[in-house]
């Protein structure tokens, strides 16, 4: 280094709730709250999903579309505790 403890010592903090920003989002901040995480720390360049203001379609409902989102989908990167066991 690579790996990952019935291991320290810490950390983050789902759904859910309240206030708020958001045109919404499986989306943002904040406070509660822990279902879980060895990257559940940070990158939005691929993939995947989520939304559709604006645009494009429609006789009307409707559909399409990211230039809006997600890194707790995934894969890829970048740093980064602790040292069992192999």
């Nucleotide at each position: 280094a690579u790996c990952g403890a019935c291991a320290a010592a810490g950390g983050c903090a789902a759904a859910c709730c309240c206030g708020u920003c958001g045109a919404a989002a499986g989306g943002g901040c904040g406070g509660g709250g822990a279902c879980g995480c060895a990257a559940a720390a940070c990158c939005a360049c691929g993939g995947g999903c989520c939304u559709a203001a604006g645009g494009c379609u429609u006789u009307u409902a409707u559909g399409c579309u990211a230039u809006g989102g997600u890194c707790g989908c995934c894969u890829g990167g970048u740093c980064g505790c602790c040292g069992a066991a192999a």
The RNA shown here (c-di-GMP-I-GGC riboswitch aptamer) has 86 nucleotides and comes from an Armatimonadota bacterium. Taxonomically the source falls in Armatimonadota (Bacteria, Bacillati). The model forms 89% of the base pairs in the Rfam consensus. The coordinates come from a structure-prediction model, not an experiment, and the mean pLDDT is 87. The sequence was found by an Rfam model in a public genome assembly.